[in-house]
RNA sequence: ACCUGAAAAAGGCAAAACCACCGAAAGGUGGCGACGCAAAGUUACCGGUCUACGGGAGAAAUCCUACGACAGCGGGAUUGCCAGC
Numbered sequence: 001a002c003c004u005g006a007a008a009a010a011g012g013c014a015a016a017a018c019c020a021c022c023g024a025a026a027g028g029u030g031g032c033g034a035c036g037c038a039a040a041g042u043u044a045c046c047g048g049u050c051u052a053c054g055g056g057a058g059a060a061a062u063c064c065u066a067c068g069a070c071a072g073c074g075g076g077a078u079u080g081c082c083a084g085c
Base pairs, nucleotide, nucleotide: 003084004083005082012037013036018031019030020029021028022027035072041078042077043076045075046074047073048070049069050068054065055064056063057062
């Protein structure tokens, strides 16, 4: 260096619920809170999922549509702590 994450240490992140704000929504941000996480750091590149303001179809019900989201759905890319070897 590669590989690995059993034990340990230094630490890190923070699901749901609740509160506030932003957003049409999905969802996001902050607070509180810990279900979990060895990349639960970053990145929508591939697949997938969610939403549908606007747009399209329709007599209506409703359906379609991402230019909006999800990195804590899987894969890829990229950066990195500790330890083992």
Overview
c-di-GMP-I riboswitch aptamer from Methylococcus sp. EFPC2, 85 nucleotides, folded computationally. The sequence is in RNAcentral, with records from Rfam. Of the family's consensus pairs, 95% are formed in the model. The source organism's lineage runs through Bacteria, Pseudomonadati, Pseudomonadota, Gammaproteobacteria and Methylococcus.